[in-house]
């Protein structure tokens, strides 16, 4: 001085005017009160993510004697938390020269299943091209014969070599072999067992033995560990109109016409009757009561705290980035300070609380660290 990494901070500002909402004090005005409206005042009024509403927990109702199995969800290790897919501290893996970052990270050697296309073959594999011709089979030649020697590539034999694929059943060398092959040996990577050593652990390190070798997928079943009732503040609680249901109690026949009456018309069912009729229920009307409960109200509700949702608007001055021009200093020069002119702040707006995660954000600022470069 440049270009990073990681964590942390701020998110314009000050004042005046009007305006909203909670809460309050004095006064007015209406009410028997309780309160209720008005006018003057006082005080308090979003975020770092208030946003997604994801993950978890207070709380609220449903259900509720355990438990168990579907189902779901989590998933390297210890630990913090009320919990959690959160958070720290580590381990392994992948990225970066480095600070550091980043991982849906049990288990495929319990079993079941798939691995598109292409290839011959996709898992206790496979013979297409190519090797080989030992074994058997054919032809030719030679030998009295036993055989011997060619050819062929029909059975066969080959995983070295070429080809297909994301991926072909260690790898580079020697031996070997008719070719070839962990078939043998050396190393070498890797995996199993197993000993010592560190470490709470995950895992690390070193050593013997083994068998030569074990593909991928679990965001396919499925094992394995631990966790999981459900539906949410429009949850629920409580007071409670008005209509309507039930309970009583009192009145009382409808209609009409007409105004306190009427030579007027007309119901249903049950009793009792001297047969004229009378009670009485049903049915109107009014009163008063019980319960549930609709609207509505409080109350869950929170020192912002609504419940059709306040938290705002101009105005002065101020003002960070940034633009531009080019004065003055300093410097070889990019540049840097200082100074004039302009410019005028991102994401975004609580709703029951709380604790984490994502995701948005113009622009600033601080504290460690890391690599390059240069100077002393």
């Nucleotide at each position: 001085u440049g270009a990073g990494u990681u964590g942390g901070c701020c998110g314009g500002g000050u004042g005046a005017u009007c305006g909203c909402g909670g809460c309050u004090g004095a006064c007015a005005u209406c009410g028997c009160a309780a309160g209720a409206u008005g006018u003057c005042g006082g005080u308090c009024g979003a975020g770092g993510a208030a946003a997604g509403u994801c993950g978890g927990g207070g709380c609220u109702c449903c259900g509720u004697a355990g438990g168990a199995c579907a189902c779901c969800g989590u998933g390297c290790u210890g630990g913090c938390u009320a919990a959690c897919g959160g958070c720290c501290a580590g381990u392994c893996g992948g990225g970066g020269u480095g600070a550091c970052u980043c991982g849906c990270a049990g288990g495929a050697a319990a079993g079941u299943g798939c691995c598109a296309c292409a290839g011959a073959g996709a898992a206790c594999a496979g013979a297409c091209c190519g090797c080989c011709g030992a074994u058997g089979g054919g032809c030719c030649g030679g030998g009295c014969a036993a055989c011997c020697g060619g050819c062929c590539a029909c059975a066969g034999g080959u995983a070295a070599g070429g080809g297909u694929g994301a991926a072909a059943c260690g790898g580079u060398g020697c031996g070997g072999u008719a070719a070839g092959a962990g078939c043998g040996c050396a190393c070498c990577a890797g995996c199993g067992u197993u000993u010592g050593a560190g470490g709470c652990g995950a895992c690390u390190c070193a050593g013997a033995c083994g068998g030569c070798u074990a593909g991928g997928u679990a965001a396919a079943c499925c094992c394995c560990a631990c966790g999981g009732g459900g539906a949410g503040c429009a949850a629920g609680a409580u007071c409670a109109a008005g209509c309507g249901u039930g309970a009583g109690a009192g009145a009382u026949g409808g209609g009409c016409g007409g105004u306190u009456c009427g030579u007027c018309c007309c119901g249903u069912c049950c009793u009792c009757u001297u047969c004229g009729g009378a009670g009485g229920a049903c049915g109107u009307c009014u009163c008063u009561c019980c319960a549930g409960g609709u609207a509505g109200g409080u109350c869950g509700c929170u020192c912002a705290g609504a419940u059709g949702g306040a938290u705002g608007a101009u105005c002065a001055c101020u003002g960070a980035a940034c633009g531009g021009a080019u004065g003055c200093u300093g410097g070889c020069a990019a540049c840097a300070g200082u100074g004039c002119c302009g410019g005028g702040a991102a994401c975004a707006g609580a709703a029951c609380c709380c604790c984490g995660c994502u995701u948005a954000c113009a622009g600033g600022c601080c504290a460690a660290c890391u690599c390059a470069c240069c100077c002393c």
Molecule: Bacterial RNase P class A
Organism: uncultured Acidimicrobiales bacterium